RNA sequence: CUCUUAUCCAGAGAGGCGGAGGGACCGGCCCUACGAAGCCUCGGCAACCGGCCCCCGUCGCGCAAGCGACGGGCCGCAAGGUGCCAAAUCCGGCCUGGUGAUGCCCUCGGGUAUCAGUUCUGGAGAGAUGAGAG
Repeated sequence: CUCUUAUCCAGAGAGGCGGAGGGACCGGCCCUACGAAGCCUCGGCAACCGGCCCCCGUCGCGCAAGCGACGGGCCGCAAGGUGCCAAAUCCGGCCUGGUGAUGCCCUCGGGUAUCAGUUCUGGAGAGAUGAGAG
């Protein structure tokens, strides 16, 4: 870097160095000299991987109590590997539906076209992180 797959409305910051940017991209909207990015120290969150506890199933061993292997569950734990600690991935971006405005049509109930929103729905895409593969 590419591919596969899961998750993304929860959660969790202080200090030091630094000195103007940051929130991936674009449009917004925010954060920031009451100090951005980055680096360091300490702390925390979480439970993806892995570990442990507990529960269930199958098989094996055993007279039995039980032990072992494999598979599954878990709103249990947090010592290990990552990750993360403003705002829902900050919101939207493409498609479908809904809603509203305007125009046209109309059998007056609606149909249709265009447009519109950071918070109406579902999905896609992109991105991030984990795990696996190349």

A computed fold for a 134-nucleotide RNA from an Anaerolineales bacterium, annotated as SAM riboswitch aptamer (S box leader). Model confidence (mean pLDDT): 80 of 100. Of the family's consensus pairs, 91% are formed in the model. Its Rfam family is "SAM riboswitch aptamer (S box leader)". From the family's description: The SAM riboswitch is found upstream of a number of genes which code for proteins involved in methionine or cysteine biosynthesis in Gram-positive bacteria. Taxonomically the source falls in Anaerolineales (Bacteria, Bacillati, Chloroflexota, Anaerolineae).